Transfer RNA from a Propionibacteriaceae bacterium, 72 nucleotides, folded computationally. The same sequence occurs in records of 2 taxa. Its Rfam family is "tRNA". The family's RNA type in Rfam is transfer RNA.
RNA sequence: GCCCCCGUAGCUCAGUGGCAGAGCACCCGCCUUGUAAGCGGAAGGUCGUGGGUUCGAACCCCACCCGGGGCU
Numbered sequence: 001g002c003c004c005c006c007g008u009a010g011c012u013c014a015g016u017g018g019c020a021g022a023g024c025a026c027c028c029g030c031c032u033u034g035u036a037a038g039c040g041g042a043a044g045g046u047c048g049u050g051g052g053u054u055c056g057a058a059c060c061c062c063a064c065c066c067g068g069g070g071c072u
Stems, first nucleotide, its partner, number of pairs: 001071005007065001010024004018055001027041004048064005
C1' cells in the first nucleotide's frame, strides 16, 4: 500500500428501512435478624465521525477514524 471483519447503555451483545432493545453491573424497593441469592421497578444512548440516498437510516451508498485479521 491492497483486501476482509468489527464499532449500538458502564461491560457482553441483539436489532439488516418505520417506537433503539436484552443480559450482567449500578440505584431503589420486596424478601431476610443481617448480608448474599431470589423477585419487582427505575435510571442510563450523538447507534465511531462527516456527507449522500430515501417520505423515513443504527440498517443502504461514499469518505475518513479506532480495533482485529490476511496479502505484498